Context: one part of a larger RNA
């Protein structure tokens, strides 16, 4: 207490970082879950622990470092492939289903918490604002704040901690270039000569090159015109990635360090409504119950689980559940990028070679086609002319318009027009035999190139004789 001021309490918009959703889904994991079908009928069984349905991902997933396989002179994560084997086992012991250990490949890699008092000192870690670099994020410097209901470092049973003794070996950040992975560039040989042709990439003649004669284009069958092909996983440029491997080269490092090896009259925790027992239910090859789930019960710590026939002493082998991480071999009708093909060649091959999930049906789930080709090049018919235009009729491109955009080549059924033939027992068919048109071949006649070979000596021409002024005549 001044107009927009200050402060309380609200409301709206703009909103730093952060984070989810929804598609797609070939391979994957989890849930959930039929039936048709077989059984010559059908109910457990089989289909089938599939299909369709739901949920979730990644380039791989998922599974994995024994609460294993065994029972041997033991082996040693998982995944895959090969044999074990259509076995052992299940089953209206029907009809069917069906593992595993061992061995032999591939591919190889191990490892972290929680559970101890660092107790002479929370030694961690977010976030905020300030500097700085090699800027999704590292250091440094400040302040809050998390956090003793426990955040670091130590350790994980193969063990391992303390104490003691002896020693092996060392760390991290660049940057240069080399290997790696993309892109683009260069990189053999005739367009000689003649024919036909619209054109030559044909036919002939004379060459070239090949670690290239793949394969495609160019007015017709082109190693040698153009791309390209070999050479070649090669050469040079750019650019990426630097995580792993090599060569050089820069700066930092040092102490109660880490890492290995022994030795002890030390210590020495290891995961609960969980194992595990009953019951349903579902599953598997797993049968007195492989595995899961769901109710009830519910543990122990010289303890527990397995050891494929339930129960009880009882000994022996093995592992150590109930938390977690982890390349590779492996799968891939989807996406993205290649190269091939003893595939299909326009009623085939994908429904779609084309303005195809289109056009078009159905209210709607849905369903769901036909359709390639002028020409070497558009040179796609310029002008006249008839018509109101449409088209004709000439003229003009063309190698061809009997290739004219309804365009290559253009069957057949069937349609107009045009020509010949027929003419009572439908028409057509078989057989004989006759006519007419046509056509191939072969005779015959003409008429005409070309060759050979004969006859008459006719002509030119030459050659010689007469004659003539010349022209000519013989």
């Nucleotide at each position: 207490c001044u107009c927009u001021g200050a402060c309380c309490u609200c409301a709206a918009a703009u909103c730093a970082g952060g984070u989810a959703g929804g598609a797609u889904u070939a391979c994957c994991c989890g849930c959930u879950g039929a039936a048709c079908u077989u059984a010559a009928g059908c109910a457990u069984a089989u289909c089938a622990a599939u299909a369709a349905g739901c949920g979730g991902a990644g380039g791989a997933a998922a599974a994995g470092a024994a609460a294993c396989u065994a029972a041997c002179a033991a082996g040693g994560a998982u995944u895959c492939c090969c044999c074990u084997a259509g076995u052992a086992a299940c089953u209206g012991c029907g009809a069917g289903u069906g593992a595993a250990g061992c061995g032999g490949g591939a591919a190889a890699a191990g490892c972290u918490c929680a559970a101890a008092u660092u107790u002479a000192a929370a030694a961690u870690c977010u976030g905020g604002c300030g500097g700085u670099c090699u800027u999704u994020g590292g250091c440094c410097g400040u302040c809050c704040g998390a956090g003793u209901u426990g955040u670091a470092g130590u350790c994980u049973g193969g063990a391992g901690a303390a104490g003691u003794g002896c020693u092996u070996u060392c760390c991290g950040c660049g940057c240069u270039g080399g290997a790696c992975c993309g892109u683009g560039u260069a990189c053999a040989a005739g367009u000689c000569u003649c024919u036909u042709g619209g054109a030559a990439c044909a036919g002939a003649g004379c060459g070239u090159c090949a670690u290239a004669g793949a394969g495609g284009g160019u007015g017709a069958g082109a190693a040698u015109c153009c791309c390209g092909u070999c050479u070649u996983u090669g050469a040079c440029a750019c650019g990426g990635a630097c995580u792993a491997c090599c060569a050089g080269u820069g700066c930092u490092u040092u102490g109660u360090g880490a890492u290995g090896c022994g030795c002890u009259c030390u210590c020495a925790a290891a995961g609960a409504g969980u194992c595990g027992a009953g019951u349903u239910g579902u599953u598997u090859g797993g049968g007195a119950a492989u595995g899961c789930a769901g109710c009830u019960c519910a543990a122990a710590a010289u303890g527990g689980g397995u050891g494929g026939u339930a129960a009880a002493u009882u000994c022996c082998a093995u592992c150590u559940a109930a938390a977690g991480c982890u390349a590779a071999a492996u799968a891939u009708u989807g996406g993205c990028g290649a190269g091939a093909g003893a595939c299909c060649g326009a009623u085939a091959g994908c429904g779609a070679a084309c303005a195809a999930g289109u056009a078009c049906c159905g209210u709607g789930a849905g369903g769901g086609a036909a359709a390639g080709a002028u020409g070497a090049a558009a040179a796609g018919c310029a002008c006249u002319u008839u018509g109101g235009a449409a088209a004709g009729a000439g003229a003009g491109u063309u190698a061809a318009a009997c290739a004219g955009u309804a365009c290559g080549u253009g069957a057949a059924a069937u349609u107009g027009c045009u020509g010949a033939a027929a003419g009572g027992g439908a028409a057509a068919c078989g057989c004989u035999u006759g006519a007419a048109g046509u056509c191939a071949g072969u005779c015959g006649c003409g008429u005409u190139g070309g060759c050979c070979g004969g006859a008459a000596c006719u002509c030119a021409g030459c050659c010689u004789u007469g004659c003539u002024u010349u022209c000519g005549c013989u």